[in-house]
RNA sequence: CCAACCCGUGCGGGAGAGAUCGGGCUACAAGCCCGGCGCCGAAGGAGCAACUGCCCCGGAAACUCUCAGGCAAAAGGACCGCAAGGGUUUG
Repeated sequence: CCAACCCGUGCGGGAGAGAUCGGGCUACAAGCCCGGCGCCGAAGGAGCAACUGCCCCGGAAACUCUCAGGCAAAAGGACCGCAAGGGUUUG
């Protein structure tokens, strides 16, 4: 100096599902709060297979559950790409 790995940051892409019903606040538009019914899975969270002769423990997800979150737009968004930066180790 280069490459690999990890981390966050910036930019770009990024799905699904009621612009739902009732009440309230309000500047009466938007928005917010409470309650109800119906839905979604890709923030987060939780659960498990194989792996083990048995038990316990460990044990993944884009699978499952929906606590949370979300269901016009906005915001958010797993994941993908690019960029420089930081960290440790290896070549």
Predicted 3D model of a 91-nucleotide RNA (Glycine riboswitch aptamer) from a Hyphomicrobiales bacterium. It was read from a public genome assembly, where an Rfam model found it. NCBI's taxonomy places the organism under Bacteria, Pseudomonadati, Pseudomonadota, Alphaproteobacteria, Hyphomicrobiales. The model forms 90% of the base pairs in the Rfam consensus.